[in-house]
Context: one part of a larger RNA
This record gives sequence, structure tokens and C1' cells, in this order.
RNA sequence: GCCAGCGAGUUACGGUAUGCGGCGAGGUUAAGCUAUGAAGCGAGCCGCAGCGAGAGCGAGCCUUUAAGAUGGCGUUUUAGUCGCAUGCCGUAGACGCGAAGCCGGGUGAGCUAUCCCAGGGCAGGCUGAAGCGGGGGUAAGACCCCGUGGAGGGCCGAACCCACUUGGGUUGAAAACCGAGGGGAUGACCCUGGGAUAGGGGUGAAAGGCCAAACAAACCCGGAGAUAUCUCGUUCUCCCCGAAAUAGCUUUAGGGCUAGCCUCGAGCGUUUAGCAUCUUGGGUGGUAGAGCCACCGGAUCUUUGAGGGGGCUUCACCGCCUGCCGAGAGGAACCGAACUCCGAAUGCCCAAGAUGACAGCUCGGGAGUCAGAGCACGUGGGCUAAGCUGCGUGCUCGAGAGGGAAACAGCCCGGACCGCCCGCUAAGGUCCCCAAGUGUGUGCUAAGUGGCAAAGGAUGUGCGUCUGCCCAGACAACCAGGAUGUUGGCUUAGAAGCAGCCAUGCAUUCAAAGAGUGCGUAACAGCUCACUGGUCGAGUGGACAUGCGCCGACAAUACACGGGGCUCAAGCACACCACCGAAGCGGCGGGCUCAAGCUUUUGCUUGAGCGGUAGGGGAGCCUCCUCUUCUGUGCGAAGCGGUGCGCGCAAGCGCCCGUGGACGGGAGAGGAGCGAGGAUGCUGGC
Repeated sequence: GCCAGCGAGUUACGGUAUGCGGCGAGGUUAAGCUAUGAAGCGAGCCGCAGCGAGAGCGAGCCUUUAAGAUGGCGUUUUAGUCGCAUGCCGUAGACGCGAAGCCGGGUGAGCUAUCCCAGGGCAGGCUGAAGCGGGGGUAAGACCCCGUGGAGGGCCGAACCCACUUGGGUUGAAAACCGAGGGGAUGACCCUGGGAUAGGGGUGAAAGGCCAAACAAACCCGGAGAUAUCUCGUUCUCCCCGAAAUAGCUUUAGGGCUAGCCUCGAGCGUUUAGCAUCUUGGGUGGUAGAGCCACCGGAUCUUUGAGGGGGCUUCACCGCCUGCCGAGAGGAACCGAACUCCGAAUGCCCAAGAUGACAGCUCGGGAGUCAGAGCACGUGGGCUAAGCUGCGUGCUCGAGAGGGAAACAGCCCGGACCGCCCGCUAAGGUCCCCAAGUGUGUGCUAAGUGGCAAAGGAUGUGCGUCUGCCCAGACAACCAGGAUGUUGGCUUAGAAGCAGCCAUGCAUUCAAAGAGUGCGUAACAGCUCACUGGUCGAGUGGACAUGCGCCGACAAUACACGGGGCUCAAGCACACCACCGAAGCGGCGGGCUCAAGCUUUUGCUUGAGCGGUAGGGGAGCCUCCUCUUCUGUGCGAAGCGGUGCGCGCAAGCGCCCGUGGACGGGAGAGGAGCGAGGAUGCUGGC
């Protein structure tokens, strides 16, 4: 892992609601007694009256009070009670499994920690302390030398003890080992036997270590089915409806309670009071926008300017000055969720009307929901960041399948009762993959743009508007000219059109020619331009608006159309025709539900409906057992096998064949240890 078996809302009592039944202003007994064919008795309980805290009073009572009045709850409006069944609640383990833990009583020091008692062990080698002897030395010493001696948590190194490094091992040979090295090895050494200390306790050269292979409180049994606002699981079928992820409160935030939203029942009840949409009439408001000499607040420039700062002056008071600050006022132009002189569209409220057939309200039984998600629009927070976060309105998903978007909960289309080798459409598509146009007409694009992206840049190209010049000859090209005062003045070493400064509306000759557009020189020179003439002979410049393109464009395996591939398109724009395309709509057949009508044997007709998680409601199937009744069976029961057949929407039920060899089945009523794929489920098998 698979298979088989086992495996989770039970039972008791109390309460409450509904269904059915008995009796009914009554209903009913418990223990027990009598009786012994089942009846009688029997405290009590509920109901028939309430009010008050109560004494108590009573169709009234209480409040206040001396009393009344007032007010509150009742009467006037009478149905209960006892069973059975089911839903739910309470108390119990209360649907099942699951803690870590807490407490009690015991068992452990044969592992290990420490201690006590008695014992045992340590090859060999090295070093050579004190002391002692002798010699030297000294006044005597100290001291020195030689020898002797054999100290040391001394040295090297086996046994023994340890466990520092590394390799292996890591479902191991081993729940700590093996190999090679390493440390200690007369010591705070190692070992054996006996003994002591016990669980909030021991022991600890201290690591929260160790106390029998898991110790921040051992193990075993018990309290015990501890508790678990948590996780997981919770077993047959069909039919109808169908949520929520919100509000308030919460030692509350992944939990709860009440409300909201769902369901079931009863009552009220209707074409209008309610709901949805639309129309008309009336009303409401301060948003969008706008405005601000209409307020409040902000803020820019400027004029004025109280006052201040600074400077000057003075003995002081005065006074004078200011590229400074500046209240207030004037002018100009602005801004604002918490500004408003204004002010929509929508919305909301009321009334009337139309349409829809869709349901509303009250009471009661049962819930679930309290993590929501994306998208669009309006907004707060954030960075006018986020598949971000909060709020509002709507939609979808959630709980929604189908078609489209290559693939893709939340986007687009559209809401799946079942069947059909029928039709029409939606979104989206129609060259091939791939169903349907290589459709029509007119343009655009040349970038594979299409098939990612901005500021910005550009004689890309189409279309439009305005405008300059132009057959009295434009634009481009070519030929020629482009001069004189003058090297303007200044500056400067020089400055001659062309370093710089000043003038440049200088003047002359001209067809035209700047006191000079650029290159150039040390400065000149030289080249060139503006400007003019000629050659040529028809268009040539500028600006704006707009369509489609270009650059901008750097990321890690292959190109950023799904692919192939596509260029008068298979790209883009506009217009049109046709077709394809879904579980949509239609057609044919069938099922179920609800309503109405007809029938009331019970069905028929018509209409509408039938996606669905949590969840509510309804109807059934199956297993085992009991009672009653009917019935099968050795001429073969149950069980088991059949890729044999039939019936039922389904759970399932039959028939036949085989096997098997003794018990079954139908109907009615009743009762449950009643349905398995899941729980890292349990046991067994493989």
C1' cells in the first nucleotide's frame, strides 16, 4: 500500500414544539395495598383565577394611602391532561478518536551519581628531591664536589581507564560500533563484592547531568471515558427549497450570544396596502461641479505701510538714511475632505397609474453563517505601489457545470431535470492544426508593426487646414559678380569683415554686394555665404491638426502571435452579406414538483418550475431480531459464483444456470449494537 472484518448522535431523567391516540372541566397516578382474567384503592402532579416581595385578599389584586383618583397585571374572549412517536434543549463521558499535563498509592540505585565498609590491580624503562656519608671550604657557617638515597596528582610506554581527530558505518555486525591515530597510566587512579541515599525527592568537581536504551520532575496502577473555544473522521437512495462570511456586545478577535440572511408549520391575506421595473406629479438633500468682495482657513506677486531691526547724528530730546523684516489696508491671480453666495445627474420619501406573478406580514419548530475572494465604479490608508489594506454600490466565484479568453475560481457569453447521429443563436470566430469566407467594397500599414512599454527624438508615409515665393521665371544645380571710402573707431606686439569693446537706420558706386554667415592667417592673403545677373523652365518652402508606422527597447535553453504560417493580408479602419459556434432558445419523447380546473375510483388537462456547499423539509431502499398470518423447501433452503436475462429514477428487487446440502420467504405490526473508502483509524492477511 491493497484486501477482509471491526469502527462514530446512544441511553436515562427533565423540558419544549409538532404529529397520532385516550378521556375531557377535567386528565393522570408513584411506591405500595387489596385482588389474582387484569380490576379497585392510593399521597401527589398538571389544568379550571388572579394579584402582591409577603402577610393576604380575590374577579379582582397591587401601587399611593386614612381613603379616593391614577397606573400595572388580570377577568369579560374557558382546554386541558395522560400516553406513544419524532425534532431540539438541559443534566449526565452525551457523535467518535486524540493530548501535553494534575493528583493519590505503590515499584525502582542489578544502569547511572555520590558516600560508607571489605578487598583487588597497575609489564618495562627514564629522571634522581629531601635526608645521610665522605671530601673541599669557613673563625664558625653558608656554600661547592663525589657518593648514597629513592621523592614526585614527575617523564616514556603495555595491561587497565578515557574518548581528542579522522575514515567507515547511518533500513548498521552494533538503538553509539569498527579501523587508524590520540589522552591518563602511583593517582582527585582503576576495578570487584557488601551496604546507604527515592520522585518536587535523591545524587551531582554543575552538563539541568544522572536516578534501568527518551528525566526542567522516573516508572507502574488508579482518579479516568481528566479537559481539548483545537485538528481529523462520521457509513444507503431519491425529491423540494436554499444561506452566510454582516451589525451590536464579548479577557473578545480562527470562540460565543442576540439580530440579519435559509428552511418547515399555522394564521392573516391580496391585484393593492407590500415587492421589482417604468411613467407622471410633489417633496428631500449639499455630493460631482463650480465659486470665494459670501464666510472660514491657506497661499503667490505687487502697492501702501503701523511697528521693528540696522546705520549716521546728539549731552539729551529730536532728526536723517535703508536693495532688511513686516501687522493692517488696496490691486492682481489662486487653493481647500472636516470652506460655501451657489449647485446638478443619480438616489431617497410620498401619491397616482401601468406592467410583472414574483410574496408579504405575524406567531411558532429547526438551522447554518460571524477567515470571504476577484472585477468595475466612488473613495480613505499606501508611493493617485502591490494578486496590498479599509469603506460604499453592483456583478461573479464562494455554492455554478457549459461555450469563449492557448492553458486560467472571481473576466466575456450563458444558469446544466433526463434522452436524440434534429434546428436557431450568444460571446467569440470562419487559411491549416480546428467547426465555419483564402467573402464583398473602400482605404491604411512595410514596421512581421500586428504579436509587451514611457518621456523624448526623427525630411517614414496617408489625409486635411493655413500660409511664403513663383512663367514679370520661383526652389535646386551650374556660370559670373560679391565692389569703394576702409586696415571704420578703440584696444592691441598685431586686430585689415571674422580675439575683444563701441557704432552698425554710416556713406558711395551699383544689377547686386553685411563696416560682414562660416572656414582660414602671427597679422595679411586665400576659400565661402548673404545679396545680384545669367543658363534652365514648373512648381517650391514653412506652420498646424490628424491616421498608421520608426527609434528609444539590455537577462540568463527557443522568437513576448497557442503553433504552422500570414504582406492589395490570414494585419489595421469603416461598411455590408453569409456561415460556424454553448448543457442558452426551439423541435420530438420521457420523469418529478407546485398551482388551478375537471373529476372526486383516482387520474386527466392546462400553466409554471426542477444548478447547488453549510443547512431546513419530504418520500423511500436495505440488514438483524420479535409477534401475527400466509407460504416455499432433500423433486434441494440459506449462502456463494454467472462479461446470463428482466424490473425500479435510485437505494435496490426478481428470474434462470451452476455450486451448496438444511433451513427460508411474503404481508401486517413492532424493536435496533442497522448501511463504511477515508479518522498518519483498529485487528488480521498478503
The prediction has a mean pLDDT of 85.
A computed fold for a 686-nucleotide part of an RNA from a mouse gut metagenome, annotated as large-subunit ribosomal RNA, domain II.
It matches the Rfam family "Bacterial large subunit ribosomal RNA".
RNAcentral holds the full RNA, with entries from MGnify.